[in-house]
RNA sequence: GUUCAUCUUCAGGGCAGGGUGCGAUUCCCGACCGGCGGUAAAAGUCCGCGACCCGCGUGAGCGGUUGACCCGGUGUGACUCCGGGACCGACAGUAUAGUCUGGUAGGCAGAAGAUGAGA
Numbered sequence: 001g002u003u004c005a006u007c008u009u010c011a012g013g014g015c016a017g018g019g020u021g022c023g024a025u026u027c028c029c030g031a032c033c034g035g036c037g038g039u040a041a042a043a044g045u046c047c048g049c050g051a052c053c054c055g056c057g058u059g060a061g062c063g064g065u066u067g068a069c070c071c072g073g074u075g076u077g078a079c080u081c082c083g084g085g086a087c088c089g090a091c092a093g094u095a096u097a098g099u100c101u102g103g104u105a106g107g108c109a110g111a112a113g114a115u116g117a118g119a
Base pairs, nucleotide, nucleotide: 003117004116005115006114007113008112009111010110017029018028019027031099032098033089034088035049036048037047038046044087045086053064054063055062056061069085070084071083072082073081091102092101093100
C1' cells in the first nucleotide's frame, strides 16, 4: 500500500429591494441557491447514487418511481473550463412556497480517521 471486519467523527445552500391585498419571504416584478461518487479537464441540467414519494414486510430490509441545456470559443481531451442565452427543484402546513415552518437535535449517498485480521 491492498482486501476484509468492527468502530468513531463529519456529511445542504438560498427571496435583498419593490407591487397588489384584510392577509402572501407562497401571487406579480425582481433577487438568491446548487448534496455525493464518476467522467481524458473542474458538472444543479452527462452517467450513476442519496433524499422525498409509492408498494410489500412484525422488523431488518426488498422492489418501484424520481426534475432540468443549448450555442460559440480554447484545447490532444471539456454537454464539466471561458463567453452568451436558457431551464429545473419531494411531501405536509399556510393566500398558490426550490428559498418560510414541520417530519428533521432524524436519515443518508458518501468523506476522513482509528483498531484488528488475512495474504
Predicted 3D model of a 119-nucleotide RNA (FMN riboswitch aptamer (RFN element)) from Levilactobacillus spicheri DSM 15429. Rfam family: FMN riboswitch aptamer (RFN element). From the family's description: The RFN element is a highly conserved domain that is found frequently in the 5'-untranslated regions of prokaryotic mRNAs that encode for flavin mononucleotide (FMN) biosynthesis and transport proteins. The coordinates come from a structure-prediction model, not an experiment, and the mean pLDDT is 85. The organism belongs to Levilactobacillus spicheri, within Bacteria.